[in-house]
Context: one part of a larger RNA
RNA sequence: UUUGGCCUAAAGCGUCCGUAGCUGGCUGUAUCCGUCCCCCGUUAAAUCCAGCGUCCUAAGCGUUGGACCGCGGGUGAUACCAUACAGCUAGAGGGUGGGAUAGGUGAGCGGUAUUUCUGGGGUAGGGGCGAAAUCCUUUGAUCCCAGGAGGACCACCAGUGGCGAAGGCUGCUCACUAGAACACGCCUGACGGUCAGGGACGAAAGCUGGGGCAGCGAACCGGAUUAGAUACCCGGGUAGUCCCAGCUGUAAACGAUGCUAGCUAGGUGUUGGGUCGGCCACGUGCCGCCCCAGUGCCGCAGGGAAGCCGUUAAGCUAGCCGCCUGGGGAGUACGGCCGCAAGGCUGAAACUU
Repeated sequence: UUUGGCCUAAAGCGUCCGUAGCUGGCUGUAUCCGUCCCCCGUUAAAUCCAGCGUCCUAAGCGUUGGACCGCGGGUGAUACCAUACAGCUAGAGGGUGGGAUAGGUGAGCGGUAUUUCUGGGGUAGGGGCGAAAUCCUUUGAUCCCAGGAGGACCACCAGUGGCGAAGGCUGCUCACUAGAACACGCCUGACGGUCAGGGACGAAAGCUGGGGCAGCGAACCGGAUUAGAUACCCGGGUAGUCCCAGCUGUAAACGAUGCUAGCUAGGUGUUGGGUCGGCCACGUGCCGCCCCAGUGCCGCAGGGAAGCCGUUAAGCUAGCCGCCUGGGGAGUACGGCCGCAAGGCUGAAACUU
C1' cells in the first nucleotide's frame, strides 16, 4: 500500500441548501495532454537475474550479458480519458392544464368543557381514597337554573389517511405564499450527481425582556402509606405550560437503515392523478381493467450470525460524502471556537482490565 465494516454487535452528521473537490448521457470532427507501441540516451559500483570460469564438492570469488522501475529526447496509434468546436434528447430544468393536501405565515370568526363572579332555588354536608386524613362548607358549600368574565384547547369526522427536507402540521373562513404528483411532449439542450469547509432550519426543557395566567403543574407545603418514605396515593401550589421579540442548538432528532441513478418474480390493500370501458339518482358520482407517483402488509430469487430484509432492499451494480477499530477512564481533562447563563462543538492521556 491493498484488503473489512456502519438496522439490532463499534460505526449514517437531526435535516436540507450549497462552494472547492471528486464524478458525469448520446453523436461527429480536430488536437494528441493522460494512455499505449517502437527507437535512442541515461538510470555509478556493489547487490539481483542468466551463461561461463576458478575451487575436490560447495561457500566465496572472477568474467560476459541483461534488467525491472524511473527520467529525458524522438517516430507513431487514437478505443478510452482530457481539451476545443459542432450537433442530439432518453438525464435535468422550464411551459401549459385540471385536480389533491393538518405544508408555511398573518388576520378574523366559532364551539364544548373546566374555573371564577353575580342573581335565583335549595339544605347539611361536600370532596377524596385500598381505607383515610389534610381540604371546602350555616359568612349557606356540594347540587339545579339564568347571565357575565377570562385563558387554554379544538370531541365526533379520523383512516398503518394526507402534507412537509427534517423538526413537525388538525375547529371554520379569508389573504399572502412554498413544494410534490399526474397529463401534454410545446421550449432550453447535459445546464447533472454528491458535497470537505460554510450557511439556513431545527421537538421538549431552559435563558433574557415584555405581556398573559382558566386548567395542568417540576420545586415547595401539608395529609396518608411505611421500619423509614426527601417517593408512588390524596389536598394545595410557584416557575413553567400560552402570546410577542431575541437566545440556546440538543433528543431513543429512530426506519436506531446517508444521498443520487440503474437492474432484479409476484400477490393483496390504500392515497393522488390519468387513458379506456360500463352504470345511473348526470355529479367534484359509482364500478372495473390498465399506467404513473406515494404509502402499508405478505412473499420468490438473493442476502443475512440470526431476528429478519426482500422493486419503499438490509438483493445486484456505479458515483460522492460522513463515520467505526476492545471495555472502563470519558463524551471527561486541557486548549480553542460559540453562548447572558445552563451548556454546546471539537476532543485526549496516564492508569486499569

The part of an RNA shown here (small-subunit ribosomal RNA, central domain) has 353 nucleotides and comes from a metagenome.
The coordinates come from a structure-prediction model, not an experiment, and the mean pLDDT is 87.